[in-house]
FMN riboswitch aptamer (RFN element), 148 nucleotides, folded computationally. Rfam family: FMN riboswitch aptamer (RFN element). Rfam links the family to the GO term FMN binding.
This record gives sequence, C1' cells and structure tokens, in this order.
RNA sequence: AAGUCGUUUUAGGGCGGGGUGAAACUCCCCACUGGCGGUGAAGAGCAGGGCCUCACAGUAGGCGCUGCCCCAAGUCCGAGAGCCUCAUGCAGGCAGAUCUGGUCAGAAUCCAGAACCAACGGUCACAGUCCGGAUGAAGAAACGGAGA
Repeated sequence: AAGUCGUUUUAGGGCGGGGUGAAACUCCCCACUGGCGGUGAAGAGCAGGGCCUCACAGUAGGCGCUGCCCCAAGUCCGAGAGCCUCAUGCAGGCAGAUCUGGUCAGAAUCCAGAACCAACGGUCACAGUCCGGAUGAAGAAACGGAGA
C1' cells in the first nucleotide's frame, strides 16, 4: 500500500387536468419521475514528450503519441429495500423493462424517433407518483485502529 475493523456524516424523483363512482393521488384518458456501483466507440481539459509549417521565427500556428482527469445508460452488467423454500444455515432459490433509424473504424451508452418498465405491506377501489417498514439499506465521504 492493498485489504480489513470501528466511528461519524450522508444516502430518490414524480398525480397536475379531465372522466366514472357512494368511495379512486389506486381504475380510464392526458400528464409527470428515473436514485447507487461498474462499463461507457467518442469528446473536453491538464501534463509530458515528438513531428510538421513559415518572405511574421514567435510567449506563433498545426498534427499525432503517452499519462492523468472530467462528463455520459431507468430498460448492458451488478447491488439495494424485499419475496419464496426447508434441512433454520456463514443454506438454497427468485426479483422490471428497447427497439428502429442516423453518425462513426467501432454505439447496449451519443443524436433522432417510437416503445417499454418500476420490490414488499397498507388502503371505503387495483398505487412507479399516497401511507408504512425506513431513526432501515446498497452505496458515497471523512476520521481513527490494527496491519508485511
């Protein structure tokens, strides 16, 4: 140093309009939202070094290379709350959704268009948007301990 242990902090957006009805932020029509880790053809920035250009030789202009870094996915990979099973464990299993066209050497991520999806429990009526577990949690950051 990696990894590891502890503490603290932090850690999700969205129902507006109309309709039906006794009752709907739950149904129907229109609308609205897109969290975490990874990847991310390219591109920007910074640094290093190289090459080229010139009737201006510069604190000039241009072009590659290498390294660092920034930004970029709801539907590509993964995690999360959660659910199921019985042998109750340091167990096993489950857990959403994308295509078409364009650009390009290359796109599952860019651009355009059209789609689709959204755990569990609750509820006068079926929930991505309301309430709840949640003073929770994946994750992120800071500090500290041990540590060859």